[in-house]
Source information: A computed fold for a 72-nucleotide RNA from a marine sediment metagenome, annotated as transfer RNA. It matches the Rfam family "tRNA". The prediction has a mean pLDDT of 83.
RNA sequence: GCCCGUGUAGUCUAGCGGUUAGGAUAGAGCCCUGUCGAGGCUCUGACCCGGGUUCGAUCCCCGGCGCGGGCG
Numbered sequence: 001g002c003c004c005g006u007g008u009a010g011u012c013u014a015g016c017g018g019u020u021a022g023g024a025u026a027g028a029g030c031c032c033u034g035u036c037g038a039g040g041c042u043c044u045g046a047c048c049c050g051g052g053u054u055c056g057a058u059c060c061c062c063g064g065c066g067c068g069g070g071c072g
Stems, first nucleotide, its partner, number of pairs: 001071007010025004018055001026044006048064005
């Protein structure tokens, strides 16, 4: 340099164009417990960036950037 794949909370991840963007974990509060832990309830927090298509984009297309892999 070329090709392929992939980017969603601090971390792991679901989401086949109309979702309140879901779950786990983490953090905070409360309950429970003799204490710790486990468990229960509540709360906090996310779509890499810029364009395009579309009535509507996390999702499709193009470019960029990051990461992983292959070729040279």
Source information: The RNAcentral record of the sequence draws on MGnify.